[in-house]
Context: one part of a larger RNA
RNA sequence: UACUCGUUUAGGAACUCUGCAAAAAAGCGUCCGUAAGUUAGCAAUAAGGACUGGUCACCGCAAGGUGACCCGCAGCUAAAGAUUUCAAGCGACUGUUUAACAAAAACUUAGGUCCCUGCGAAAGCGCAAGCUGAUGUAUAGGGGCUGAUGCCUGGCCAGUGUCAGAACGUUAAAGGGAGAGGUUAGUCCUUCGGGGCGAAGCUUUGAUCUGAAGCGCUGAUGAACGCCGGCGGUAACUAUAACCGUCCUAAGGUAGCGAAAUUCCUUGUCGUGUAAGUUACGACCUGCACGAAUGGCAUAACGACUUGAAAACUGUCUCAACGAGUAACUCG
Numbered sequence: 001u002a003c004u005c006g007u008u009u010a011g012g013a014a015c016u017c018u019g020c021a022a023a024a025a026a027g028c029g030u031c032c033g034u035a036a037g038u039u040a041g042c043a044a045u046a047a048g049g050a051c052u053g054g055u056c057a058c059c060g061c062a063a064g065g066u067g068a069c070c071c072g073c074a075g076c077u078a079a080a081g082a083u084u085u086c087a088a089g090c091g092a093c094u095g096u097u098u099a100a101c102a103a104a105a106a107c108u109u110a111g112g113u114c115c116c117u118g119c120g121a122a123a124g125c126g127c128a129a130g131c132u133g134a135u136g137u138a139u140a141g142g143g144g145c146u147g148a149u150g151c152c153u154g155g156c157c158a159g160u161g162u163c164a165g166a167a168c169g170u171u172a173a174a175g176g177g178a179g180a181g182g183u184u185a186g187u188c189c190u191u192c193g194g195g196g197c198g199a200a201g202c203u204u205u206g207a208u209c210u211g212a213a214g215c216g217c218u219g220a221u222g223a224a225c226g227c228c229g230g231c232g233g234u235a236a237c238u239a240u241a242a243c244c245g246u247c248c249u250a251a252g253g254u255a256g257c258g259a260a261a262u263u264c265c266u267u268g269u270c271g272u273g274u275a276a277g278u279u280a281c282g283a284c285c286u287g288c289a290c291g292a293a294u295g296g297c298a299u300a301a302c303g304a305c306u307u308g309a310a311a312a313c314u315g316u317c318u319c320a321a322c323g324a325g326u327a328a329c330u331c332g
Base pairs, nucleotide, nucleotide: 001327002326003325004324005323006322007321008320010318011317014316019313029051030050031049032048037042039148053070054069055068056067057066058065059064071075083311084310085309086308087307088306089305090303091302095107096106111146112145113144114143115142116141117140123132124131125130149298150297151296152295154228155227156226159225160224161221162220163219164218165217168216169215170214174210175209179205180204181203182202183201186197187196188195189194229247230246231245232244233243256290257287268284269283270282271281272280
């Protein structure tokens, strides 16, 4: 000096990202007592207070009760065996997860809702046979989203998607073969070198026309993907604008919430708490850039979650000191 422990005057979180770590308290016993809130189950061992020995006799199934006596200043305990309270956020809860840096607010969940599926089901695996679904049958099965419960879930179908429709337009292979080209038996002309026309066959190509879904087209659909404005003016102080005008749009954000796990400016402003508070809580609304199952807002209970405050307690600290053991170091 390091590690693991122990003790400490006065103070008591001044430490620190954070009471991390440590300390302390009380220990699912008996008796009393117990708030807000609440889904009436809980919250709850809430909080807080008191008690606790031994021997003998009797009663009792037992727990225990009654009586008598004994000792001490003091009678729960061998070990194991909750710190508590106030307020807020998130997630309803129990559960699950990154084996070896993340346990959570992430995943799941019951509940809600939408879509598909009539059975040889849909969906999935397989080239197939076949299998799962299911020895099930729409109160069933599969998929997507949301995520207990309570109160609710607004507007927009222009774009994208999905579903439905069938008149018209467009549209493939295919069908069909009008016509055109190549080749040449033949025939005509010839300056005898060749040239013109050219059936059948073979071959190359090929128009009008017929021709499905799809797309165009018509409609529906948001708990489908999604989206939910700007400018100017106006009230008898001022300020503000219920109101008016105008432009654009498919429609211009409703209820609720709001400096929020979302607020840049920002330590916004006011209040509470502190002697002092960039945090916290309660409000305000100027929402850079909340908002309704990509769910909105509340919410008892629950949480090795996150944030703020308090009591108790302490070597976390002011500020260190001493001691024990081990290592290190010196000597052997």

Annotation:
A computed fold for a 332-nucleotide part of an RNA from a bacterium, annotated as large-subunit ribosomal RNA, domain IV. Rfam family: Bacterial large subunit ribosomal RNA.